[in-house]
């Protein structure tokens, strides 16, 4: 220098192919249960979907550029 893959909640991740309400588990808050703690049960809390631009009625999803990480070739 060239090619490919990955980036979504505090953590692990689904959803992307085929555009149409961003969801789950863990965590955290509150309550129940208990003599108490843990477990368990219920409730609530959560996201500029790595950044920017474009296309579209509508973008996590399609296109382009950039950033970070990884792999391969030279």
């Nucleotide at each position: 220098g060239g090619g490919c893959c990955u980036g979504u909640a505090g953590c692990u991740u689904a959803g992307u192919c085929u555009g149409g309400u961003g969801g789950a588990g863990c965590g955290c808050u509150c309550g129940g249960c208990u003599u108490a703690u843990a477990u368990c049960c219920g409730u609530g809390u959560g996201g500029u979907c790595g950044g920017g631009a474009g296309u579209u009625c509508a973008a996590a999803u399609c296109u382009c550029c950039c950033c970070a990480g990884g792999c391969c070739c030279a």

Predicted 3D model of a 74-nucleotide RNA (transfer RNA) from a Candidatus Woesearchaeota archaeon. Its Rfam family is "tRNA". The family's RNA type in Rfam is transfer RNA. Its family is annotated with triplet codon-amino acid adaptor activity in the Gene Ontology. The coordinates come from a structure-prediction model, not an experiment, and the mean pLDDT is 82. The source organism's lineage runs through Archaea, Nanobdellati and Candidatus Woesearchaeota.